[in-house]
RNA sequence: AGAGUUUGAUCCUGGCUCAGAACGAACGCUGGCGGCGUGGCUAAGACAUGCAAGUCGAACGAACCGGUCAAUUGGGUAACUGAGAGAUCGGUUAGUGGCGAAAGGGUGAGGAAUAGAUAGGUAACGUACCCUGUACUUCGGGAUAGCGUCAUCUCCGCAAGGGGAUUUCCGAAAGGGGCAUUAAUACCGAAUGAUAUGAUCUGCUUAUGGCGGAUUAUCAAAGAUUUAUCGGUGCAGGAGCGGCCUAUCUCCUAUCAGCUAGUUGGUGAGGUAAUGGCUCACCAAGGCAAUGACGGGUAGCGGGACUGAGAGGUUGGCCCGCCACAUCGGGACUGAGACACUGCCCCGGACCUCCACGGAGGGCUGCAGUAACGAAUAUUGGGCAAUGGGCGAAAGCCUGACCCAGCGACGCCGCGUGUGGGAGGAAGUUCCUCGGAAUGUAAACCACUGUCAGGGAGAAGAAAGUCCGCAAGGAUUGAUCUAUCCCAAAGGAAGCAACGGCUAACUUCGUGCCAGCAGCCGCGGUAAUACGAAGGUUGCAAGCGUUGUUCGGAAUCACUGGGCUUAAAGCGUAUGUAGGCGGAUGAGUAAGCGUUUUGUGAAAUCCCCCGGCUUAACCGGGGAAUUGCUUGGCGAACUGCUCAUCUUGAGGCAAAUAGGGGUACAUGGAACUCUUGGUGGAACGGUGGAAUGCGUAGAUAUCAAGAGGAACGCCAGCGGCGAAAAGCGGUGUACUGGAUUUGUCCUGACGCUCAGAUACGAAAGCGUGGGGAGCAAACGGGAUUAGAUACCCCGGUAGUCCACGCCCUAAACGAUGCCUACUAGGUUGUAGAAGCUCUGACGCUUUUACGGCCGAAGCAAAAGUGUUAAGUAGGCCGCCUGGGAAGUACGGUCGCAAGGCUAAAACUCAAAGGAAUUGACGGGGGCUCACACAAGCGGUGGAGUAUGUGGAUUAAUUCGAAGCAACGCGCAGAACCUUACCUGGGUUUGACAUGGUUGGAUGGCUUGCUGGAAACAGUGUAGUCUGCCCGCAAGGGUGAAACUUCCACAGGUGCUGCAUGGCUGUCGUCAGCUCGUGUCGUGAGAUGUCGGGUUAAGUCCCUUAACGAGCGAAACCCUUGUCAUUAGUUACCAUCAGUUCAGCUGGGGACUCUAAUGAGACUGCCGGUGUUAAACCGGAGGAAGGUGGGGAUGACGUCAAGUCCUCAUGGCCUUUAUGCCCAGGGCCUCACACGUACUACAAUGGCGGAUACAAAGCGACGCAAGACCGCAAGGUGGAGCAAAUCGCACAAAGUUCGCCCCAGUUCAGAUUGCAGGCUGCAACUCGUCUGCAUGAAGUUGGAAUCGCUAGUAAUCGUGGAUCAUCUACGCCGCGGUGAAUGUGUUCCUGAGCCUUGUACACACCGCCCGUCAAGUCAUGGGAGCCGGGAGUACCCGAAGUCGGAUUGCCAACCGCAAGGAAGCGUCUGCCGACGGUAAGCUCGGUGACUGGGACUAAGUCGUAACAAGGUAACC
Repeated sequence: AGAGUUUGAUCCUGGCUCAGAACGAACGCUGGCGGCGUGGCUAAGACAUGCAAGUCGAACGAACCGGUCAAUUGGGUAACUGAGAGAUCGGUUAGUGGCGAAAGGGUGAGGAAUAGAUAGGUAACGUACCCUGUACUUCGGGAUAGCGUCAUCUCCGCAAGGGGAUUUCCGAAAGGGGCAUUAAUACCGAAUGAUAUGAUCUGCUUAUGGCGGAUUAUCAAAGAUUUAUCGGUGCAGGAGCGGCCUAUCUCCUAUCAGCUAGUUGGUGAGGUAAUGGCUCACCAAGGCAAUGACGGGUAGCGGGACUGAGAGGUUGGCCCGCCACAUCGGGACUGAGACACUGCCCCGGACCUCCACGGAGGGCUGCAGUAACGAAUAUUGGGCAAUGGGCGAAAGCCUGACCCAGCGACGCCGCGUGUGGGAGGAAGUUCCUCGGAAUGUAAACCACUGUCAGGGAGAAGAAAGUCCGCAAGGAUUGAUCUAUCCCAAAGGAAGCAACGGCUAACUUCGUGCCAGCAGCCGCGGUAAUACGAAGGUUGCAAGCGUUGUUCGGAAUCACUGGGCUUAAAGCGUAUGUAGGCGGAUGAGUAAGCGUUUUGUGAAAUCCCCCGGCUUAACCGGGGAAUUGCUUGGCGAACUGCUCAUCUUGAGGCAAAUAGGGGUACAUGGAACUCUUGGUGGAACGGUGGAAUGCGUAGAUAUCAAGAGGAACGCCAGCGGCGAAAAGCGGUGUACUGGAUUUGUCCUGACGCUCAGAUACGAAAGCGUGGGGAGCAAACGGGAUUAGAUACCCCGGUAGUCCACGCCCUAAACGAUGCCUACUAGGUUGUAGAAGCUCUGACGCUUUUACGGCCGAAGCAAAAGUGUUAAGUAGGCCGCCUGGGAAGUACGGUCGCAAGGCUAAAACUCAAAGGAAUUGACGGGGGCUCACACAAGCGGUGGAGUAUGUGGAUUAAUUCGAAGCAACGCGCAGAACCUUACCUGGGUUUGACAUGGUUGGAUGGCUUGCUGGAAACAGUGUAGUCUGCCCGCAAGGGUGAAACUUCCACAGGUGCUGCAUGGCUGUCGUCAGCUCGUGUCGUGAGAUGUCGGGUUAAGUCCCUUAACGAGCGAAACCCUUGUCAUUAGUUACCAUCAGUUCAGCUGGGGACUCUAAUGAGACUGCCGGUGUUAAACCGGAGGAAGGUGGGGAUGACGUCAAGUCCUCAUGGCCUUUAUGCCCAGGGCCUCACACGUACUACAAUGGCGGAUACAAAGCGACGCAAGACCGCAAGGUGGAGCAAAUCGCACAAAGUUCGCCCCAGUUCAGAUUGCAGGCUGCAACUCGUCUGCAUGAAGUUGGAAUCGCUAGUAAUCGUGGAUCAUCUACGCCGCGGUGAAUGUGUUCCUGAGCCUUGUACACACCGCCCGUCAAGUCAUGGGAGCCGGGAGUACCCGAAGUCGGAUUGCCAACCGCAAGGAAGCGUCUGCCGACGGUAAGCUCGGUGACUGGGACUAAGUCGUAACAAGGUAACC
């Protein structure tokens, strides 16, 4: 610091997602050790059990226990022993009393201000314990716990006595008794008393109650132990801790806009430690609010923490400060302090426990712990040794505060799981091109080390204090943890995630849109680096991943630091309030501002330095920082404020000028419709074409007269006017608003913008009343159409018009808010002004305002904009923050209604969008071409037959080809074979290849027999042949070829042409397709390749930010057309000779021809046109003229075009079969349909006779002459010929003679019968040919459609391949005869270039909209139903304070007494929690039914939009 994702690609806008850090976390897999931290975030829901607040005998009496002394006394002769008043010492303790219990500890429910933070105030206050100072501590009194006793009962006991409960009573229990008596540092009275308190007077002061002075009134105390202290009381001061007040700041919401009666203030009183409506009485009517009152929602606040470059954003767990709370609600008491977590109490509610049903008891949000909740959070541990707290004189006691330990990888930090050597590299595993590679120095193996864990030892430290003692000195305190040393041994210690891109890291197998993955994009449909597994690799490591949350990236709410023409975004427009901002000069002030200073900003944290734990985390010390608030001083540039002045902003005045500016009234002509009358006589009207409609009752047309309403032609314009927008158009009059120019006379900043507010606001619409010619929603009819609720036509009502009142919206647009200033020009229009030329028409120059166009810089994503800014700046307002849901719902408000304004969410998608680019497409445009059309000629479509296809059939009718570009195609030859299909029969290392293996000469060829349809199986006979080496030979060795056995394997016309190669078709022989360098553009891209000409052509020329080049076009190649040279056999024969008359022979080399090499044609020449060009037109010459004709040749690419059945080939499938062999059948079927052909329908013909002229081929597996036989097919026979020699081989149409005479014929020949020929092993299915006989349809072919532009069409024959034969009428060639038409581009089809639009890019066979139907999801309405919350009014009224009453009770004080005072109790008033009633408000849940919405591979109906989208679209 960025990255991925919208597109075919690009730039931009914009959202979504990722990489980082963090956590009180949770989950999955895994897990060695230690240190330091940390751990119920959910149910402020409920809690069993134990502990968490006591202490003091040096405040007090008493009881008990123990010791010592001991009067007295019992037993004993005595020693001795028992009891024991009293005294004394020590100890224990219930109670009285004191202090503490308001701290410490927990939690965050409530609370948006009675809170927190910061800075102040208190002259408006309090303070136990502690410190300092000062003064005092005198004399009395009455009670009350405890204790004792009264009695009773009960238990134990022989009894004495003791324990328990308490009588008569109640009770289960908890608990409640009577009488008497007692102490105090408990309580009370009196005395003394001022710097206390109150009152009055008075001085000072920083002025409410502060500090003094005077007078007067009132108020204190307690002792204990001991000989020194500890206490007690008053006052003053301090420290620390608190109370109260003020200012500023502290979340979201306006779909909460008005709130408030103790409310705001005053006076007086009450109350408090203290101010105050804190409370009460009276008086006044205030107070708060757009700078957000009131209401609703949410939330403990801060120091800080996390993140971030920062500014910020989020957060408040642990630690510290403050607040609040203690089962829920209310209340007070005590006290220095509370309205009090466990005190304590009281009352009410809910819940739980006990109960004998009468009543009682309880409160873990203390530490542990339990169940519950939940994704989730620990031990019912040890100790007061340390630190701290309470009490005490102290020892000491208490302390779940605290210190420690335990559990949890929950976090941070540290350490270890060894270290070194060790192979061209073991084994295993994985991959493999089978060669090898990887794991990998990794292991083994060798050498070494000793951290941690383990075992043993150890006692330095955490210890400071405390006690004893005159002192020296001595004694004593560790819950827990640990330094250190020794022993042993590589031994006990590695996992998790990822590996398509982002993002470091790749292979194999399995799976086959399945299973699954996924943060985003997206993977998976048979070759998945994306699923699962394995191997390998990468990352981190006692952890690693996932999930959740926060910040970051996100400049994606923009203060730092964004935008608004078209991407989301300028209110329809103006006037103007609050607010914000504001011209020049001077003076003052000092609020802002700057500088300096005071205090504060707690500590901890963060940062820096130093130090302590072996290091680190952690901890200690010091510093800095804490950007804030505050005190004082100084400054005066800027802003503010005050004063004074100025004229340039703004306004006024005067003189001119232009104008559809506004309102009202009047008036005019043209057109239209209607009415009346005349003329006239059959149609009119309307359309793409028609019809409805109107018309003989007289239309349309035409003339005249009249009526009516609406709109104002030409002028008229890129023009004018308007405060602005909406808007304004015949003419005149009246009234009236503003603008511009010039003058520079006046005022003196009076200005700009503008939330709310107000006014205006097209069309449509609404209300009332008029008006109504034309036009025209709705509606009716006619057409169109599959339909046509439309487009077109005929009618036609609201409405359109007027007046008044509403509505308030538009693509209300320049999609551009208003104002001001500055920043090149050019040109043009409108309205003015000034100057120059002697004057004029006029022209020129300067200048102001308004309206346009083009453009520099700049800006912009680009398009574009550009002094009329979208440039550069300033001021103010409005608006935006992904698409959809939705400008919708709910709420509010406005409206008569329609509806307007304001304005969400759930849910859903990863895009939606802007500009530009390249294509493709268009029922867009322009130019151009092509047998594309037109002009012609001949066909097809009708018939019969042939052939191919579909369909049907079949055991099989093998398979493929499917618009053009499948269909006489693969097939240049299916009777068997072919053959791939079917039936049946056989066979299994195979019909064919290679290697190994067994056998051993088994073997091959010729030849028999049996079964059989054959294949094949079985069985023979005889002959012959058999490699290489040694060897004369005999023979030996070897085992090759062949055969045989078994194993590897062969084989497959089986599948996939959508896994492929190769080959081919097609666009198309169309003129295109690209590159290098340069230039332009942010870029995709453009330019070049466009434009003007021209061409068959991107052919060439010119122009030109392009210059060149390549693949195509052309040319080169073949053939044909002319000539020349060379050559002259098998071809040729002019001249010469011979001749059987045949180029036959001699001969010739002229000609034809053959076949090799050349020439020739290049717009080269002439004229014209054209740009001095390219080129075109015409001409000459020439065999040929503008590419001479024909062929071969096919650019980049398109169609997942065709072919796995030519061949090759990946993968899959098959292996006694999907392989191989054989026989027979089938590919030849046949109600039908289509394509391609042949033959015809006849006289330009048919038949018969005679007769002429080709080219190109083929021939030994052959072509076959003459001759003979047969009507013929053919046969016999075989000369010649491996071919310019011989043969096929007669060319036919043509010419000529004759017949036919327009008929289903002397046309046509299908079909069928008979008889034959040929090929072949074999013509039944299923060949061909011949002869005779038979003689079908057919008389020129509907819609539609094909070919062809010259040696072409048409027509005529001829050859070849394949091939035994042939279905050939097919295909590929060859020549003969030989036309017509067009010189055009409107249309159909196709193509090329340029341009235009686009929402298409799988590219129009595209995209895409809405209803309906189905499923899922969330949501609105809804008769209602249910629940929560906050209040209002009224009722009830507990406890309790305060007030009142009191006949009951009553020690201290007064009083001789009676009694009083005070107190207790009781009653009562106000307030008052809980509860109840009532009407509403608000939030949520649910609800038959219902509304729209979103989403969902292949549903229905249409085709609305995107192209002129087929009626331009849109508001």

Notes:
The RNA shown here (small-subunit ribosomal RNA) has 1515 nucleotides and comes from an uncultured bacterium. Its Rfam family is "Bacterial small subunit ribosomal RNA". Its family is annotated with ribosome and structural constituent of ribosome in the Gene Ontology. The sequence is in RNAcentral, with records from Greengenes.